This is a predicted structure of a 473-nucleotide part of an RNA (small-subunit ribosomal RNA, 5' domain) from Pararhizobium haloflavum. Its mean pLDDT, the model's own confidence on a scale to 100, is 87. Taxonomically the source falls in Neopararhizobium (Bacteria, Pseudomonadati, Alphaproteobacteria, Hyphomicrobiales).
Context: one part of a larger RNA
RNA sequence: GAACGAACGCUGGCGGCAGGCUUAACACAUGCAAGUCGAACGCACCCUUCGGGGUGAGUGGCAGACGGGUGAGUAACGCGUGGGAAUCUACCCAUCCCUACGGAAUAGCUCCGGGAAACUGGAAUUAAUGCCGUAUACGCCCUUUUGGGGAAAGAUUUAUCGGGGAUGGAUGAGCCCGCGUUGGAUUAGCUAGUUGGUGGGGUAAUGGCCUACCAAGGCGACGAUCCAUAGCUGGUCUGAGAGGAUGAUCAGCCACACUGGGACUGAGACACGGCCCAGACUCCUACGGGAGGCAGCAGUGGGGAAUAUUGGACAAUGGGCGCAAGCCUGAUCCAGCCAUGCCGCGUGAGUGAUGAAGGCCCUAGGGUUGUAAAGCUCUUUCAACGGUGAAGAUAAUGACGGUAGCCGUAGAAGAAGCCCCGGCUAACUUCGUGCCAGCAGCCGCGGUAAUACGAAGGGGGCUAGCGUUGUUC
Repeated sequence: GAACGAACGCUGGCGGCAGGCUUAACACAUGCAAGUCGAACGCACCCUUCGGGGUGAGUGGCAGACGGGUGAGUAACGCGUGGGAAUCUACCCAUCCCUACGGAAUAGCUCCGGGAAACUGGAAUUAAUGCCGUAUACGCCCUUUUGGGGAAAGAUUUAUCGGGGAUGGAUGAGCCCGCGUUGGAUUAGCUAGUUGGUGGGGUAAUGGCCUACCAAGGCGACGAUCCAUAGCUGGUCUGAGAGGAUGAUCAGCCACACUGGGACUGAGACACGGCCCAGACUCCUACGGGAGGCAGCAGUGGGGAAUAUUGGACAAUGGGCGCAAGCCUGAUCCAGCCAUGCCGCGUGAGUGAUGAAGGCCCUAGGGUUGUAAAGCUCUUUCAACGGUGAAGAUAAUGACGGUAGCCGUAGAAGAAGCCCCGGCUAACUUCGUGCCAGCAGCCGCGGUAAUACGAAGGGGGCUAGCGUUGUUC
């Protein structure tokens, strides 16, 4: 000098754009953040112009694996980059083929119970695109070869939406490898599923991934192992560059969801707002037993130098469901708060010498503040007030918002501070103080004439900011 997710002190007019718990991955009151489908299904109820329409709990389907948060863990194929073969992929696209016949249940409802509650037991009965069987099989799978195995679902109102099998694509994901990826040797040896093989199991798939047996290997001063620290990257800051530091916001990947473990469902999870077990904590309880998980958006307590509203809307973009109408969406778009930053604008312009008054200094002559003020002549940005009023939306639909913009009205009117003045370093005098009070980044000032302390006048610098502190280059 530059920079900052900054903080603190003094000060503070407006706008645009951005940013805003870096600390306790501490604990959380309350509300909201994931639903939707009656064109899958029965039941109950309501309305009816008797055509039909609607509501509710439930069965069923799809979606809750996305979107949003956080960085605890992780020194690792986690990430970055470049390759690879032994894989899967709901919804979407293309092509080919099929969509036949039956059956048994069950929730809900009703009845009878248990329980304080959460919830739950028994009986009877019922539907389906829920479940099961049979048939069929171009292609599919297995195989010892003409052998075996395996599908489907219908709905509405008149044309659509569907269902099953197969192949290919697209998208997404899993796996493997080369190279790169912090410090410590005051960590030198580490390793028994360890290293390899064979058989088997398991997986969508390769593989000690798992298991039985066999062999005795594998890694290491080119730093194994251990310890500490840390999410990684595109990037960001600085620098002429090389480099150094860093990883907030935005984007990609990873990991986590009270702590630890586990699986279920599913195309996909070992699942933030799903389940089970254990633990700590909080709450309810009739003491028998139950309920919960903000590192979602707001918000509260706490910690801290320090970080915002318990706001509006689905209008746009996007997502889920639905044929659609539509519903949901704290994603998102907006608004609110904060000079936290960057950028822009303003706080007036011209004229005005008797160089007014006042202040300060003085050699008492004067000098300076100073064209500065007053006065005179103007202007009206921004703000204020009144009117008009968008684009963003396409036929309709605008939260933002009566916002931005535009027009008009009045009047210099509503709008300047902060730091410094010994040298480095731009800027000097007087008074007070008297090694005191104090200053200080370094050198150093202060003990009676202090340009260095405090005040005043004057001056210098920056300016809605200015200084200080912290950190990086």